A computed fold for a 1486-nucleotide RNA from a lake water metagenome, annotated as small-subunit ribosomal RNA.
């Protein structure tokens, strides 16, 4: 000191959370020792038992024991019991803190000083005796004493009064002295004595208290008014003392927004914790003060109490009781019960310190000193140290004959002994006291002797043996130090926040290992910090939360220049105080530390005093620039009231005129032959004012618009004449305040919530249409709100420029320019998260006001104020979430825009969809119909060929180291044949055979045993590879630079151009890469080279390029050339485009192919192959036979053949290319109608062969028919392949001759050698279900105006609440569950105040009575705790019922918002509607 978390990413705002420290703590696991501290935070609940305050015999008289000395006991009396100890109920207060005052006071014991102590009196307890009572206790009679009680005497420096002289102060006054009057005192005891100790009065001191005052000391304004002894005065009483403290009388005051009164909470301080500090929190232990002592009241005694262990009364509770009455008070120390998460022993001792009494010895002392319990905290120590590698064993991991890790860790060797155990020694804390002696005038001092320790035989010291007696807890995804395996499989669970877990979890559980701390470690609670997240230090308000709708103005706050005075604030010095302890520093004592001791410092505050006078304040004087006024002008939809005007709408009357009008996307409702609409004239009435008109004007805002009149407001300019700071802001307050709405009265033309009807629609409580009422208008009165917005409070000053505009003024002037005030745009500096703002600030400053502090709940509830109501203002909490939000970025998307492209549409040609068949798929069926592919991008797809095999499926029969391969001991040549059983696999049996090599060895087969099996089982969402698609679309990126806080941008955009990010130009970019293009192949032209199997012009020859010959030509196949907008014209800066241009075989990429950027779809494939993980192992592996993959009510895709005359049939006849061929292609001959067969020849191919090309052409026939079209289906007979043709092949011949006569909605392909049409070949293959696929050539069109629309795509731009990216997001009702809250008939409880009645004890007073006086008793009055009655307000709990809210993977209805969200949205208001919402009216642009 920061970190995590909103987003695809970014910056900001903003909350939540974490890391630190602390604790009177508690809980979980664990635990060796010691020191020092601490220990009922809850029930101020109730308490058994013991102890906690007594003492004095030197005040008094007695009792008891004893012969006595003496001891002891109660009583009278004295002192003490008001201290010490406990607790925090109450108290928001002079209670506490601090500083003063008392000229308004008291103070026992103590100290000092002064004086005094004479002489009397009457009682009473004890005791004795009688009596009452259960007891507690009480009553009567009698005796007696005092330092008990009461007079008398004496008495002043006391008290009270009077006179007088000084001094002082602070108003009353204080003080020194003198004179005088009155009043008031006492006690003895001890000792032989000296003497000691007490008594009285007074003064002074000390100590302790009392009272008063300034300042400080919680929360709530949803508590705003409170007060009758209340405020003051006079008099009296009372008190230690002042005082309404009390009483009588008089006056009417006193407190309060600087927060009275009320409610709630709370002992205060020193301190403690935290923090850099300022602060925040705290008030245990220790110290000071206060309050209290079962609850409430009251006094007595006393120096002191309204008294914790005293009294009286009342109340509650507990106990005893003979029922008549009595007793009690642990918030003292222990302890008990209870409560609670939780807090100790019914211990020892007065040895020390302190206290009370006492002359003293001494007594008492749960104060105190000690011990016990508890890791509750702080501090210290230990659990060993050194060596030791075979890096042991074991564990764990792993790429596994190996390695890594645990780990120098262990074992083992040597050493040490703190602690613990045992043995021995053993404190300090002790000073006093007692008696003796010495010194001394008295206090007293000294000497030696003797006695006193609870803790405790403790601390401490010495010795002995022996590594011996001693380590855990939490964590390990990020924050945050520390990682792997197994198990689990959105389960179990974790979690402080973010979040983990759905089969490879470093996040759950276990293990190994690691990290952190350590006799502790974690968790939980609480406080501070981090949090500048309440901001004085130290925040904000255009859009994130936040500027009041606007003005006027009260209090308050702030306030121009100059001078004089003062010294309140301010500053400086000095003095007093700020208790001690605490904190920090230095020194020091316990072995150290914690802990303790000493010292100075600090103590920011308050009070007093002395000084300073710049600033602020106060008082006086002066000034003019702020402000205001005056004069002269100017501007203005500024306001109020009246008058007038024209256009238009609607209505009425009359005329003309006839069938429609109106309305919409299209319609309908509506109006109209009773004459509409249209048109003309006149009339009526209400409302609004076109053009001018404008980021123009005016106004504080709301707002203001025809013309004109009256009244009235305001601003500006010029002059610098007047006043002389008169100013600014403004809590409360007052006034104004759009629209809607309300009340009363008018008015009502238009428009128009509601409502009605018509449409639209799945519905349409809407959008659209036709009507239509409140309202819209006026007057008066309410309401008081809007996106009342510049989402920007007011005022003042300062801070580059450019350019418009309105109104003034100056320089002669409409030009131009300067200046002032407004009103706009752009911009420098600067600011800002950015967008943006920028002299009209959101810049730099000053003053004042208002407001904000996460989202939701909620501008809601309750309370209050206002209102006729609607409602407005004020304005929470519980609960819930980890976000909500602002600006900008990149994408994606839009029923946004622009530009462009594509057989995308259009223009054409031919199809599909209808039929039959083929083939694939779905579905169904089945023992099985193996599996995969499924929008485009599956469906003649994997499959380039399922009868067996293939084959993965089913049924049945078999095998188990297995069907295959490798290594190997061994055996045998290999191998061939036959027989039996069987469906076969498999099994059994027999015969023949005996390898090569000199050898070593080798080949082949069998083979025990073993190691490596095998799986078309799962996961394509664990993967590689390959592939489809967008898309042969023109895009996708990088380096450096620049811009931006950043994500990112620029480059790649722009202007042109292109098939193209192709090229050119421009440009903060300059370059480059992957794509495009080119390079490659085929084809089109030519040349050269080469001529066999190809070719044949010339020559010869033949039936025939057959042969000789030839290389000219074709062709073959190798090398070159050629095309580049190169040339011309036009346009253009250029790139380039155009031209039926030239030339050329070919012209603008000549045609075609191969070639597929970054990426998208968790696209496809684990069944081509490979592969991680999981699964099966006498089976999910392997072998075999048979079956199935070929099923068939049906649906779809892709094809073939057709429906015919542009045709069919028959006969004749012509022209290809590219391929294949020895398990082959086969000429030719023969047989057969034919498929084919038999024989035979050539060819491993430019040689032989498949091979016939077909459409075409010629001729003939058919004449529009279900046909001489069409060929399905079926029958018969055959052929071929093959172990095998039934399920289930192809072909041939004959016969049969189905549907079908051009195909609905819809839909597909194609732009030239293309479509269409025609045939040929090949792969696979024994054969073939091929009409499929891949190639080849033949014949060979039509059309494209064009880019509005549909689909897809590219670029730019725009909006966005989307980013899983529109198949997105998201709103409200209803239904279900859970949670907290509001209202509520009622009901329960609590405290408070007032009224009335009653009233104990006590106090005060009075008069009367009683007895002997009296201060006694009784009575009466006043006061009063308590009790009772009735009513009201407040607070809290609960409640039938009820209201909204929040939360909850997959409920219902719609689709309101986000894109022009499909009717732009939103704000205020009113009405309406299942719901989101709709509509009206005014406003805003977000």
């Nucleotide at each position: 000191a920061g970190a995590g978390u909103u987003u695809g990413a970014u910056c900001c705002u903003g909350g939540c959370u974490c890391a630190g420290g602390a604790u009177g703590a508690a809980c979980g696991c664990u635990a060796g020792c010691g020191g020092c501290a601490g220990g009922c935070c809850u029930a101020a609940u109730a308490c058994a038992u013991g102890c906690a305050a007594g003492u004095c015999a030197a005040g008094g008289g007695g009792g008891u024991a004893g012969c006595a000395a003496u001891a002891u006991c109660a009583c009278c009396g004295g002192c003490g019991c008001a201290c010490g100890g406990g607790u925090g109920c109450g108290u928001a207060a002079c209670g506490c803190g601090u500083a003063u005052g008392u000229a308004a006071c008291c103070u026992a014991c103590c100290u000092a000083u002064a004086u005094c102590a004479g002489g009397g009196g009457g009682a009473u307890a004890a005791c004795a005796u009688u009596c009452c009572g259960a007891a507690a206790g009480g009553a009567g009679u009698g005796c007696u004493a005092a330092u008990a009680c009461c007079g008398c005497a004496u008495a002043a420096g006391a008290u009270a009064g009077a006179u007088u002289u000084g001094a002082g102060g602070c108003a009353u006054c204080u003080u020194a002295g003198a004179u005088u009057u009155a009043u008031u005192a006492a006690a003895g005891c001890a000792g032989u004595g000296a003497u000691g100790u007490g008594g009285a009065u007074a003064u002074a001191g000390a100590u302790g208290g009392a009272c008063a005052u300034g300042c400080g000391u919680g929360u709530c304004a949803u508590u705003a008014g409170c007060u009758a002894g209340u405020u003051g005065g006079u008099a009296a009483g009372g008190u230690a003392a002042c005082g309404g403290c009390u009483u009588a009388c008089c006056a009417a005051g006193g407190c309060u927004a600087c927060g009275a009164u009320g409610a709630c909470u709370a002992g205060g301080g020193g301190u403690u914790c935290u923090g850099a500090g300022a602060g925040g929190a705290u008030g245990a232990u220790c110290c000071c003060c206060c309050a209290c002592a079962c609850u409430g009241g009251u006094a007595c005694u006393g120096a002191g109490a309204u008294a914790c262990g005293g009294a009286c009364c009342a109340g509650a509770c507990u106990c005893c009781u003979a029922c008549g009455g009595g007793a009690g008070g642990c918030a003292g120390c222990a302890g008990u019960a209870g409560g609670g998460a939780a807090u100790a022993u019914u211990g020892g001792g007065c040895a020390a310190u302190g206290g009370u009494c006492g002359u003293a010895a001494g007594a008492c002392u749960g104060a105190c000193c000690c011990a016990g319990c508890c890791a509750u905290g702080c501090c210290g120590c230990g659990u060993g140290c050194a060596g030791g590698a075979u890096g042991a064993a074991g564990g764990c991991g792993u790429u596994a004959u190996g390695c890594g890790u645990u780990g120098u860790a262990a074992a083992c060797u040597g050493c040490u002994u703190u602690u613990g155990u045992c043995a021995g020694g053993g404190a300090a804390g002790a000073a006093a006291g007692u008696a003796u002696c010495u010194a001394u005038g008295c206090g007293u001092a000294g000497a030696g002797a003797u006695u006193u320790g609870a803790c405790g035989g403790u601390a401490c010291c010495u010795g002995a043996a022996g590594a011996a007696u001693a380590a855990g807890c939490a964590u390990c995804g990020g924050c945050u130090a520390a990682c792997u395996c197994c198990g689990u499989g959105c389960c179990a669970g974790c979690a402080g926040c973010c979040g983990c877990g759905g089969u490879a979890a470093u996040a759950c559980g276990g293990a190994g290992g690691a990290u952190g701390c350590a006799a502790g470690c974690g968790u939980u609670g609480u406080c501070c910090g981090g949090a500048u997240u309440u901001a004085u230090u130290g925040g904000g308000u255009u859009u994130a939360a936040a500027g009041g709708g606007u003005g006027c103005g009260u209090a308050g706050g702030c306030u121009g220049u100059u001078u004089c005075a003062u010294a309140a604030g301010u500053c400086a010095g000095u003095g007093g105080u700020u208790a001690a302890a605490u904190u920090a520093c230095c020194u020091u004592g316990c072995u150290u530390a914690a802990c303790g001791a000493g010292g100075g410092a600090u103590a920011u505050g308050c009070c007093a005093u002395u000084g300073a006078u710049a600033c602020u304040g106060u008082g006086g004087g002066a000034c003019u620039u702020g402000a205001a006024u005056a004069u002269u002008g100017u501007g203005u939809a500024g306001g109020u009231a009246g008058g007038c005007g024209g256009a238009a709408u609607u209505g009425g009357u009359a005329g003309u005129g006839u069938a429609g009008c109106g309305g919409u996307g299209a319609a309908a409702u509506g109006c109209u032959u009773a004459g509409a609409u249209a048109u003309u004239a006149c009339c009526a009435g209400g409302a609004a004012c076109a053009c001018c008109g404008a980021u123009a004007g005016c106004g504080a805002a709301g707002g203001c618009a025809g013309c004109u009149u009256a009244c009235u407001g305001u601003a500006c300019a010029a002059u610098a004449a007047u006043u002389g700071a008169c100013g600014c802001u403004g809590a409360g307050g007052c006034a104004c305040g759009a629209a809607a709405g309300u009340g009363c009265g008018g008015g009502u033309a238009u428009c128009a919530a509601a409502c009605a009807g018509g449409a639209u629609u799945a519905g349409a409580u809407a959008c659209c249409c036709u009507g239509g009422u409140a309202g819209u208008c006026c007057g008066c009165a309410c309401u008081g709100u809007a996106a009342a917005c510049g989402a920007u409070g007011a005022u003042a000053a300062c801070u580059c420029g450019c350019u418009g505009u309105a109104u003034g003024c100056g320089a002669u002037a409409u030009a131009c320019u300067g200046u002032a005030u407004g009103u706009g745009g752009c911009u420098a500096a600067g600011a800002g998260a950015a967008a943006u703002c920028g002299a009209u600030a959101a810049g730099u400053u000053a003053u004042c006001c208002a407001c904000c502090u996460g989202g939701g709940g909620a501008g809601u509830a309750c309370g209050g104020u206002c209102g006729c109501a609607a409602g407005a203002c004020u304005g929470a909490a519980a609960c819930u979430c980890a976000a909500a939000g602002g600006a900008a970025u990149u994408g994606a998307c839009g029923g946004g825009g622009g530009u462009c492209c594509g057989c995308a549409c259009a223009a054409g040609c031919g199809g599909u969809g209808g039929a039959g068949c083929a083939u694939g798929u779905g579905g169904u069926u089945u023992a099985a119909u193996u599996c995969g592919a499924u929008g485009a991008u599956a469906c003649g797809c994997g499959a380039g060929g399922a009868a067996c095999c293939u084959u993965a499926c089913c049924u049945g029969g078999g095998c188990u180291a297995g069907a295959a391969u490798g290594u190997u001991a061994g055996u045998a040549a290999a191998u061939a044949u036959a027989u039996c059983a069987g469906a076969a696999a498999c099994g059994a049996u027999a015969u023949a055979g005996u390898c090569c090599g000199c050898a070593a060895g080798g080949a082949u087969a069998c083979g025990a045993a073993a190691c490596a099996a095998g799986g078309u089982g799962c996961u394509g969402c664990a993967u590689g590879g390959c592939u489809g698609u967008c898309g042969u679309c023109a895009g996708c990126u990088c380096g450096u630079g620049c811009c931006g806080u950043g994500a990112g941008g620029u480059g790649u955009u722009g202007g042109g151009u292109u098939a193209a990010g192709u090229c050119c130009c421009g440009c903060a970019a300059c370059g480059a890469g992957c794509g495009c293009a080119a390079c490659c192949c085929c084809u089109g032209u030519a040349a050269c080279u080469a001529g066999u199997u190809g070719c044949c012009a010339u020559c010869a020859u033949u039936a025939a390029g057959u042969u000789g010959g030839g290389g000219a030509c074709u062709c073959u196949a190798g090398u070159u050339a050629g095309a580049c907008u190169g040339c011309c014209u036009g346009c253009g800066c250029a790139a380039g485009c155009a031209g039926a241009g030239a030339g050329g075989a070919a012209g603008g990429a000549g045609g075609g192919g191969a070639c597929g950027a970054c990426g998208u779809c968790a696209a496809g494939u684990c069944a081509u192959c490979a592969u991680g993980g999981c699964c099966c192992u006498u089976a999910c592996g392997c072998c075999c036979a048979g079956g199935g993959c070929u099923a068939c009510a049906c649906a779809c895709g892709u094809g073939c053949u057709a429906c015919a005359a542009u045709g069919g049939u028959a006969a004749g006849u012509a022209c290809a290319a590219a391929g294949g061929g020895u398990u082959g292609c086969u000429a030719c001959a023969c047989a057969g109608u034919g498929a084919u067969g038999u024989g035979a020849u050539g060819c491993c191919a430019a040689u032989c062969u498949c091979a016939a090309a077909a459409a075409g052409c010629u001729u003939a026939u058919c004449a529009c028919a279900g046909u001489u079209c069409g060929g399905a289906u079926u029958g018969a007979a055959g052929g071929c392949u093959g172990c095998a043709a039934u399920u289930c092949g192809c072909c041939u011949u004959c016969a049969u001759g189905a549907a079908g006569c051009u195909g609905g909605a819809a839909u597909c392909g194609c732009u030239a050698g293309u479509a269409a049409u025609c045939g040929c070949g090949c792969a696979u293959c024994a054969g073939c279900a091929a009409u499929g696929g891949c190639g080849c050539g033949g014949u060979g069109a039509a059309u494209a105006c064009g880019u509005u629309c549909c689909c897809g795509g590219a670029c730019c731009u725009u909006g966005u609440a989307c980013a899983c990216a529109c198949c997105g997001c998201c709103c409200g009702u209803c239904a279900a569950g859970c949670c907290a809250u509001g209202g509520a008939a009622g009901u329960u409880g609590g405290g408070u105040g007032g009224a009335c009645c009653u009233a104990a004890a006590g106090a005060c007073a009075a008069u009367a009575u009683g007895u002997u006086u009296a201060u006694c008793a009784u009575u009466u009055g006043u006061u009063u705790a308590g009790g009772g009655u009735a009513a009201a307000a407040c607070c809290a709990g609960u409640a039938a019922c009820u209201a909204g809210g929040g939360c909850u993977a997959a409920g219902u209805c719609g689709u309101a918002a986000c894109a022009a969200g499909g009717u732009a949205g939103c704000c205020g208001u009113a009405c309406c509607g299942g719901a989101a919402g709709g509509u009206g009216u005014g406003g805003c642009u977000g």

Rfam family: Bacterial small subunit ribosomal RNA. Rfam links the family to the GO terms ribosome and structural constituent of ribosome.